[in-house]
């Protein structure tokens, strides 16, 4: 220095341009003498920064920055 891949919830990771999800963790509950463990429900998100195309961007352009990998 080239080329490739990821970046989304506290963690792991979906998510065909049209309401942003799930397990697991947290909460609270119901069951139990009581803990775990199952079960119901709930809480939480500037979709890595900027900018662009579009009525409408997590999704499609572009450019930055971080992470893995390949090449030289």
């Nucleotide at each position: 220095g080239c080329c490739g891949g990821c970046u989304u919830a506290g963690c792991u990771c979906a998510g065909c341009g049209g309401u942003a999800g799930a397990g697991c963790a947290g909460c609270g509950g119901u069951u139990u003498u009581g803990u775990a463990a199952a079960c119901c429900g709930u809480u939480g998100g500037u979709c890595g920064g900027g900018g662009g195309u579009u009525c409408a961007a997590g999704u499609c352009c572009c450019u930055c920055a971080g992470c893995c990998g390949g090449c030289a």
This is a predicted structure of a 72-nucleotide RNA (transfer RNA) from a Steroidobacteraceae bacterium. The organism belongs to Steroidobacteraceae, within Bacteria. The sequence is in RNAcentral, with records from ENA and MGnify. Its Rfam family is "tRNA". Rfam describes the family as follows. Transfer RNA (tRNA) molecules are approximately 80 nucleotides in length. It is annotated as a transfer RNA. Its family is annotated with triplet codon-amino acid adaptor activity in the Gene Ontology.